[in-house]
Molecule: small-subunit ribosomal RNA
Organism: uncultured prokaryote
RNA sequence: ACAAGUUGAUCCUGGCUCAGAACGAACGCUGGCGGCAGGCCUAACACAUGCAAGUCGAGCGCACCCUUCGGGGCGAGCGGCGGACGGGUUAGUAACGCGUGGGAACAUACCCUUUUCUACGGAAUAGCCUCGGGAAACUGAGAGUAAUACCGUAUAAGCCCUUCGGGGGAAAGAUUUAUCGGAGAAGGAUUGGCCCGCGUUAGAUUAGAUAGUUGGUGGGGUAAUGGCCUACCAAGUCUACGAUCUAUAGCUGGUUUUAGAGGAUGAUCAGCAACACUGGGACUGAGACACGGCCCAGACUCCUACGGGAGGCAGCAGUGGGGAAUCUUGGACAAUGGGCGCAAGCCUGAUCCAGCCAUGCCGCGUGUGUGAUGAAGGCCCUAGGGUCGUAAAGCACUUUCGCCAGAGAUGAUAAUGACAGUAUCUGGUAAAGAAACCCCGGCUAACUCCGUGCCAGCAGCCGCGGUAAUACGGAGGGGGUUAGCGUUGUUCGGAAUUACUGGGCGUAAAGCGCGCGUAGGUGGUCUAGUCAGUUAGAGGUGAAAUCCCAGAGCUUAACUUUGGAACUGCCUUUAAUACUGCUAGUCUAGAGACCGGUAGAGGUGAGUAGAAUUCCUAGUGUAGAGGUGAAAUUCGUAGAUAUUAGGAAGAAUACUAGUGGCGAAGGCGGCUCACUGGACCGGUACUGACGCUGAGGUGCGAAAGCGUGGGGAGCAAACAGGAUUAGAUACCCUGGUAGUCCACGCCGUAAACGAUGAGUGCUAGUUGUCAGGAAGCUUGCUUUUUGGUGACGCAGCUAACGCAUUAAGCACUCCGCCUGGGGAGUACGGUCGCAAGAUUAAAACUCAAAGGAAUUGACGGGGGCCCGCACAAGCGGUGGAGCAUGUGGUUUAAUUCGAAGCAACGCGAAGAACCUUACCAACCCUUGACAUCGAGAUCGCGAUUUCCAGAGAUGGAUUUCUUCAGUUCGGCUGGAUCUAUGACAGGUGUUGCAUGGUUGUCGUCAGCUCGUGUCGUGAGAUGUUGGGUUAAGUCCCGCAACGAGCGCAACCCUCGCUGUUAGUUGCCAGCAUUUAGUUGGGCACUCUAGCGGUACCGCCGGUGAUAAGCCGGAGGAAGGUGGGGAUGACGUCAAAUCAUCAUGGCCCUUACGGGUUGGGCUACACACGUGCUACAAUGGCGACCAUAGUGGGUUAAUCCCCAAAAGUCGUCUCAGUUCGGAUUGUCCUCUGCAACUCGAGGGCAUGAAGUUGGAAUCGCUAGUAAUCGCAGAUCAGCAUGCUGCGGUGAAUACGUUCCCGGGCCUUGUACACACCGCCCGUCACACCAUGGGAGUUGGUUCUACCCGAAGACUGUGCGCUAACUUUUGAGGCAGCAGGCCACGGUAGGGUCAGCGACUGGGGUGAAGUCGUAACAAGGUAACC
Repeated sequence: ACAAGUUGAUCCUGGCUCAGAACGAACGCUGGCGGCAGGCCUAACACAUGCAAGUCGAGCGCACCCUUCGGGGCGAGCGGCGGACGGGUUAGUAACGCGUGGGAACAUACCCUUUUCUACGGAAUAGCCUCGGGAAACUGAGAGUAAUACCGUAUAAGCCCUUCGGGGGAAAGAUUUAUCGGAGAAGGAUUGGCCCGCGUUAGAUUAGAUAGUUGGUGGGGUAAUGGCCUACCAAGUCUACGAUCUAUAGCUGGUUUUAGAGGAUGAUCAGCAACACUGGGACUGAGACACGGCCCAGACUCCUACGGGAGGCAGCAGUGGGGAAUCUUGGACAAUGGGCGCAAGCCUGAUCCAGCCAUGCCGCGUGUGUGAUGAAGGCCCUAGGGUCGUAAAGCACUUUCGCCAGAGAUGAUAAUGACAGUAUCUGGUAAAGAAACCCCGGCUAACUCCGUGCCAGCAGCCGCGGUAAUACGGAGGGGGUUAGCGUUGUUCGGAAUUACUGGGCGUAAAGCGCGCGUAGGUGGUCUAGUCAGUUAGAGGUGAAAUCCCAGAGCUUAACUUUGGAACUGCCUUUAAUACUGCUAGUCUAGAGACCGGUAGAGGUGAGUAGAAUUCCUAGUGUAGAGGUGAAAUUCGUAGAUAUUAGGAAGAAUACUAGUGGCGAAGGCGGCUCACUGGACCGGUACUGACGCUGAGGUGCGAAAGCGUGGGGAGCAAACAGGAUUAGAUACCCUGGUAGUCCACGCCGUAAACGAUGAGUGCUAGUUGUCAGGAAGCUUGCUUUUUGGUGACGCAGCUAACGCAUUAAGCACUCCGCCUGGGGAGUACGGUCGCAAGAUUAAAACUCAAAGGAAUUGACGGGGGCCCGCACAAGCGGUGGAGCAUGUGGUUUAAUUCGAAGCAACGCGAAGAACCUUACCAACCCUUGACAUCGAGAUCGCGAUUUCCAGAGAUGGAUUUCUUCAGUUCGGCUGGAUCUAUGACAGGUGUUGCAUGGUUGUCGUCAGCUCGUGUCGUGAGAUGUUGGGUUAAGUCCCGCAACGAGCGCAACCCUCGCUGUUAGUUGCCAGCAUUUAGUUGGGCACUCUAGCGGUACCGCCGGUGAUAAGCCGGAGGAAGGUGGGGAUGACGUCAAAUCAUCAUGGCCCUUACGGGUUGGGCUACACACGUGCUACAAUGGCGACCAUAGUGGGUUAAUCCCCAAAAGUCGUCUCAGUUCGGAUUGUCCUCUGCAACUCGAGGGCAUGAAGUUGGAAUCGCUAGUAAUCGCAGAUCAGCAUGCUGCGGUGAAUACGUUCCCGGGCCUUGUACACACCGCCCGUCACACCAUGGGAGUUGGUUCUACCCGAAGACUGUGCGCUAACUUUUGAGGCAGCAGGCCACGGUAGGGUCAGCGACUGGGGUGAAGUCGUAACAAGGUAACC
């Protein structure tokens, strides 16, 4: 610091996910020791039991006990001090609650300092005793008693009040000689109360809130200020800088993460606050409205004699409950601290310790050294070996920890130690007691085998698993961490993914439709003042702890501790004055104003014009018109369409017209007039920053739509009809109503777009155009300037496309908006609207993408160019008939299998009667028909005769011939046969989607690539595109390309011309000869077969860029690749073949193997392909006639197969025929063990369909089509098929519009499994979350009213009354009354949540249904 994943690949945007750190954690597996920490995050749920706050006899009396008679102890009380601290919890609280920094109008027990006092009296009361009530808790009456309890008087330094005259107000003693107390006052310290500035969560789908509310005066109250309370007066106060309301939450020091800024958090420790079963209240007190106090109300629990009472663990332990989850009903006051006390001391679940828990952090150990037959064993294996692995064993050594034993602290001071016989030390013991967890496809360190077979399962993301899984499960091996490891959860990080540091808005999400303008923000020049911001210094504060640095103490570390630094903050103060602000002036460059001009579909109103459409009237005129791809609906003989004339009405303004003009945008188009807004240019002696932007607000705002009233020619949603179609609620046609038009009023939205907010300044140019100006001269040109509107283009920017002085560049100011896709611009709520609807605007749930730009392909019912028997022009066919053959289907015991558009179908098969043969039936064999090895036996095997059973295989019997080879003479070697058995054989069984090899096809189409260079962020591009040309990426030219490779062409074979060599079995010109090239002779010719030559646009003319080439001509056997063949680039189709062969995996093994006989592959309502024969006279039949060329048989050309057919002559004369030959009967031949199923041929007889073939479709461009026969392979026999051969021998091609296929360029794309693609919506089914919903249940809150406990306050106080008293009062108490008020009740609202019949849409789901809306011109361009 990144990384994975959107794509065929790329760049970007953007979300999702991972690696890190942390935790009061939990769960799974595992677990040796110690130190230091931590330990109910949930039910502020309920609590059994014990303990957690007492103490003082040096305040007081009494009872009791002991006594050394000095006194001591103890109990219940009175009294004092303390129970407001310490300890717990986080419910409430969004607040002066907390943090930080200030302030004035206060109190403060105990403590300290100073000062003054501490005098004289009095009346009660508890305890105790007596008598009662009660179950208890408790309580009544009477008698009597003490005090540091209570009261009065005196005194008052100082204090308080005051009308300044005066008035008020205190105390307590104890004990025995020294202290402890008490009272008043002042000061201090400490602590607390109060006030203020600033900071402190989210929501505007909470916008208004407030009646003691805001202020004043008087009064009351408090320790104290204050509406804190009250009476009166005034009507204020808070709020867009977010009041009020709602939700959530204790706050902080800190903790955690981070580079930092930030974010998240507020356990332990520390500070503050609040609370103590829930709500209310006061009392006492220095302090409380009081956790272990009181009163009342409520809920709950307990006791009860039913009358009445008791209680409050959010103290420490502990229990139940809740929960994924959190400990002992321990020890001690030894230390530290607290309360009381003079003290001794007592109390202290504060605290100090111990116990439990791997909950965390830290440390240690589970041995060390040596040891190679690299042991055994496991795993893998290419069978050689490798690995676990010096690992183990073995040998030597050590004892940390543990265990056993002995000694034994610090913490404490003179004494006192819970911890604790602990830490620590010493001795002993024996390698002895001590290793697991996760992972190994990529991210991410670490790989193999087996099992499984889209199953079981894994998974953080991508994804893995459908028979060879490094991804599941196991094993071996490896990697990581280690007394832990992994998983889950949460937080930060990575995430610059809320961007202050540090992001964006043309197309990815994102500029309001456009103006005006309020608040706000921001703002030109110069000067002076001020010093708020700003900067610097100083002072105070920023608790301690934490973090950081340097040390110190525990053996180290964690931990603890000392010092420093830091705490980035707040306050006060001093100084500076550049900038910003403020105040006062100044200026003219911004802005405005005035004057003179200019252009314009700018706006509103009124008037008016011509053309066209439609309608009406009239005339002419006759049968159609109209409409379409083609039609029909429709109009028309009642006279249409057409045409002429006249009239009416409404709407819109041809041409001009232009990336021309105007306007803020929407938008604006005949002409004239009236009113009116803005802009531009030029000038000026005016104002003097008046500017810019603009949340809310307000106005304008296309079309459609709505309301009222008009108008209505044309057009035209809805609707009707006609077509089209599988359907056609569409596209097309005929009609046609709202509407479109006008007036007034609403609506307020658009792909309202430049998808680009407004303003200002700056940053190369070139060239159009619109409105003005200036200068110059040559007077219609040049130069220049301002404003608008376009095109291109540099720098710069951009992901790219592109933008580029009209910025998307460089900067500044202000506003709006965005933060993954879907759900959704939807629901609910609010506002607006007559409605339609608009605006504001979520969540649950779901996915790992969605998206932008560009690239390469593929595709298009896109475009351009070009080619091909592709069409056209021709010739002949197929499709109709009969037959042959192949296929489908059907049938069958079986009709073996494969091939399936082109590119399966006379194909594998160059030949199924048996065999073949793989299929079926029946019968047989089981180491096998065939191969190898091991064991045993034999020495042979083999050939041959006959018989029996059987369909045969086979089985049984039998005859004859023969008697293996080598040899070291050993059953030694080789070979062969047989037997039993085991490894194994065997399989035309399966998978061509596991494969090799071979083949088809696009296509003999002209393409397919590479190196270097260059361009691009990149995928990629360039080259290979372009202009010509070619059969060709063939060649030429040009060009950021230059070259090269595989293809093309050529090289190869063959045919055509020729030379040469050779001359038999070939040939015979000349010479002889013969029936005969028969023979002699010859090799000239033909021919044969070796080697050569020839053709190259080479020559001439034209054309073309003078090139490449093309056209014509000459010569030549042949002319522009001379004809034909072989030859098939990179690749495509998971194309074909496991049945040619080979082969992985799987399957069968007395059978899916092997043998035999018979049957089947030959079936037959039917359909298709490929052929043959015909339908006849260009013919049939008869006769005659050869010099064809391949090929085969044996070795060469002789010999044989061998007869060619078309041809010539004669006959037939247009008929189902002398055409045609199917079918059938009968006889025969041939092959073969065998022609029944099921061969071929021949004779005689029979003589079917068929008279040129619908839609459709095939082949062919010259020795070709057509037509004619011949040969061969296979083969015993069997071609109409196949492969070859020659004979005869045409027609046509204007041309590239169209059909098909292909190539190149270009264009669009939402396709990339690539159009057989992608993809939308309804419906049906299942599941999920959610909206509405009659209602219903609960929480919370508000308003009004009723009730009114306890309590303090106010009033009264007949009654009662010790202290004082002037004898009557004061004072007090009970009682009574009042207002306040908790709980409770009634009624009505608000708000939140749960449930809810039914219902709405949404999401997800395997291969459902219906269509085909979108992506290509997506077949009607798409979209708002």